[in-house]
Context: one part of a larger RNA
RNA sequence: UGACGGGGGCCCGCACAAGCGGUGGAGCAUGUGGUUCAAUUCGAUGCAACGCGAAGAACCUUACCUGGGUUUGAAGAGGGGCAGACAGGUGGUGAAAGCCACUCUCUCCGCAAGGAGCUGUCACUUAGGUGCUGCAUGGCUGUCGUCAGCUCGUGUCGUGAGAUGUUGGGUUAAGUCCCGCAACGAGCGCAACCCUUGUCCUCAGUUACCAUCGUUCAGUCGGGGACUCUGAGGAGACCGCCGGUGACAAACCGGAGGAAGGUGGGGAUGACGUCAAGUCCUCAUGGCCUUUAUGUCCAGGGCUACACACGUGCUACAAUGGCCGGUACAAACCGUUGCGACCUCGCGAGAGGAUGCCAAUCGGAAAAAACCGGUCUCAGUUCGGAUUGAAGGCUGCAACUCGCCUUCAUGAAGCUGGAAUCGCUAGUAAUCGCGGAUCAGCAUGCCGCGGUGAAUACGUUCCCGGGCC
Numbered sequence: 001u002g003a004c005g006g007g008g009g010c011c012c013g014c015a016c017a018a019g020c021g022g023u024g025g026a027g028c029a030u031g032u033g034g035u036u037c038a039a040u041u042c043g044a045u046g047c048a049a050c051g052c053g054a055a056g057a058a059c060c061u062u063a064c065c066u067g068g069g070u071u072u073g074a075a076g077a078g079g080g081g082c083a084g085a086c087a088g089g090u091g092g093u094g095a096a097a098g099c100c101a102c103u104c105u106c107u108c109c110g111c112a113a114g115g116a117g118c119u120g121u122c123a124c125u126u127a128g129g130u131g132c133u134g135c136a137u138g139g140c141u142g143u144c145g146u147c148a149g150c151u152c153g154u155g156u157c158g159u160g161a162g163a164u165g166u167u168g169g170g171u172u173a174a175g176u177c178c179c180g181c182a183a184c185g186a187g188c189g190c191a192a193c194c195c196u197u198g199u200c201c202u203c204a205g206u207u208a209c210c211a212u213c214g215u216u217c218a219g220u221c222g223g224g225g226a227c228u229c230u231g232a233g234g235a236g237a238c239c240g241c242c243g244g245u246g247a248c249a250a251a252c253c254g255g256a257g258g259a260a261g262g263u264g265g266g267g268a269u270g271a272c273g274u275c276a277a278g279u280c281c282u283c284a285u286g287g288c289c290u291u292u293a294u295g296u297c298c299a300g301g302g303c304u305a306c307a308c309a310c311g312u313g314c315u316a317c318a319a320u321g322g323c324c325g326g327u328a329c330a331a332a333c334c335g336u337u338g339c340g341a342c343c344u345c346g347c348g349a350g351a352g353g354a355u356g357c358c359a360a361u362c363g364g365a366a367a368a369a370a371c372c373g374g375u376c377u378c379a380g381u382u383c384g385g386a387u388u389g390a391a392g393g394c395u396g397c398a399a400c401u402c403g404c405c406u407u408c409a410u411g412a413a414g415c416u417g418g419a420a421u422c423g424c425u426a427g428u429a430a431u432c433g434c435g436g437a438u439c440a441g442c443a444u445g446c447c448g449c450g451g452u453g454a455a456u457a458c459g460u461u462c463c464c465g466g467g468c469c
Stems, first nucleotide, its partner, number of pairs: 008469006015460002019424005026315008034306002042053002064301007076126003080122005088103006106117004128290002131288003137284002139279003142275001144273001149188006155164003168179003194267004199235007209224002213222002238261001241255005317417001321376006333364003338357002342353004383414001388409007430452007
């Protein structure tokens, strides 16, 4: 000077408390440990590993295992030699990769010699490695933490390490601002500038809209430029105004006006640093190791195993419910090897035709919960749907190991969960559906979108984390 204290003071945070809903019990999904295995590839391990890298393991991916091949190599570049087109076809062998044999045989310019092009091949120069070291590194990332801090120049003080400034009195979400002060200034952070959402105005009206006038099954058509909406530009909020408190300050409390009030809501934005935190398997890279193998090609298997243990989820245990019928109301997004209306067939998954749409035009698209009517009457049930059998559909070269979906049958555990533990303060929690990325196919995960829509906060003694003295 820091760090730490079961030292003190002050102050924050869903930290506790007050509430609401969960996890921990069940079944299943998924990740991990362990075990097993020829292999179950590797990494991540308190918070900050465990629906994590993986935004999608049947082959591929794939790095693992078994077996079969190959050695200047699977790719590219350079110049050189040889061959001819390359491609293709046939046969043998094989699981394939490959290997062997046969067949076919160049193009353009040029009379020709030759040149140019293409492909294969040969040798040469470069190989390759998801092998090791994240404790040799770059880059990127997590975390403390969107916490309010971290520093510097000059001056001053101190022998010096260092201090001062940055402490103090107020105040703030904030080292935010004010006042004071041997300090005076400054930088990185805070805030603002950026995006989005909430109100209004102007401009612009097609594919969007429809008040007035006609028209129609229908904003369908004529028409309109008002409204909604779209998207470009502006306005608006600043403690600006009023009252009070306060040191006449900063600021705080209340009020008016206003769509919005004291940072309006949300996002992006992460200071100096900490954890030798994570990543050599994104990439890059030093060193080491390997070079007929730790490289590379291929087939099959494995990553999907299963006495068990843990994490994260989904579905439930029912009547605020299940089932059947009817009937409303979204937002955001996606679509040409694509979305697919509509018709026909099928109980259905789906199949066969097929209008339109490169999309404010057409399609995905049915929103669901809600509401109305009916039924069930507390039962392991008309709850719950695991498991299993059978029959089908789809994608794909191929669903045995190991995909998803449909129908019929089957109908397990489960009657609200011990100790313990998690999330959330408002359009939030809870609950309901919709979309997207990845993707041939595969979503209870992830990332978004809207619908319905609460309860509670006395307070800061205590638990946890953090800031200042």
A computed fold for a 469-nucleotide part of an RNA from an uncultured soil bacterium, annotated as small-subunit ribosomal RNA, 3' major domain.
The full RNA is in RNAcentral, with records from SILVA.